This is a predicted structure of a 112-nucleotide RNA (TPP riboswitch aptamer (THI element)) from Gilvimarinus polysaccharolyticus. Lineage of the source: Bacteria > Pseudomonadati > Gammaproteobacteria > Cellvibrionales > Gilvimarinus. The sequence was found by an Rfam model in a public genome assembly.

RNA sequence: UUUAUAUCCUCGGGGUGGCAGGGUUUAACCCAAUGCCUGAGACGCACACAGUGCGGACCCGUUGAACCUGAUCCGGUUAAUGCCGGCGUAGGGAUUGGACUAUUCGCACAGU
Repeated sequence: UUUAUAUCCUCGGGGUGGCAGGGUUUAACCCAAUGCCUGAGACGCACACAGUGCGGACCCGUUGAACCUGAUCCGGUUAAUGCCGGCGUAGGGAUUGGACUAUUCGCACAGU
């Protein structure tokens, strides 16, 4: 001095689901607000409230399967669900950013 990786900062993108109560009566009524599944993540607050916005955590940023569309899709599984796979060498999709730093692959110079 160069390459690569890690970490950090800044800017930005994204998703936030599914299922199940108990008692008395068998028309209904009363009581409770927790648990389980998958995952990196299914949390909190507010509002004009089956939706939207903000924030935290998490993941991802063109070397782009983070995530969306196709999709009220297809096959399998399950209590149920993008739960698993296909679809997917389909289409979209957000930093040409920086760093006191650590390790590493090279190159050059100087010294011994």